[in-house]
Molecule: transfer RNA
Organism: Sistotremastrum suecicum HHB10207 ss-3
RNA sequence: GGUGGAAUAGCUCAGUUGGGAGAGCAGCAGACUGAAGGGCAAAUAUUUAAUCUGAAGGUCCCCGGAUCGACUCCGGGUUCCGCCA
Numbered sequence: 001g002g003u004g005g006a007a008u009a010g011c012u013c014a015g016u017u018g019g020g021a022g023a024g025c026a027g028c029a030g031a032c033u034g035a036a037g038g039g040c041a042a043a044u045a046u047u048u049a050a051u052c053u054g055a056a057g058g059u060c061c062c063c064g065g066a067u068c069g070a071c072u073c074c075g076g077g078u079u080c081c082g083c084c085a
Base pairs, nucleotide, nucleotide: 001084002083003082004081005080006079007078010025011024012023013022019068028054029053030052031051033049034048035047036046061077062076063075064074065073
């Protein structure tokens, strides 16, 4: 220098034919069970583990274009990975 791929939530990643932006994990809140703790005892506060539920969390890498409408199509650019030279 040429060429292929990747970029979406804090992390790992889906996203089909252009019309709803999502999952798991983490974090947060709550419920419940167990444990710790405390106390003469029971109960409460508090801490912690498992399970369940809920809400929140986004410049879809950036800029521009075509389109009624773009994560998705087109053009340019940035970063990372690979291949060729």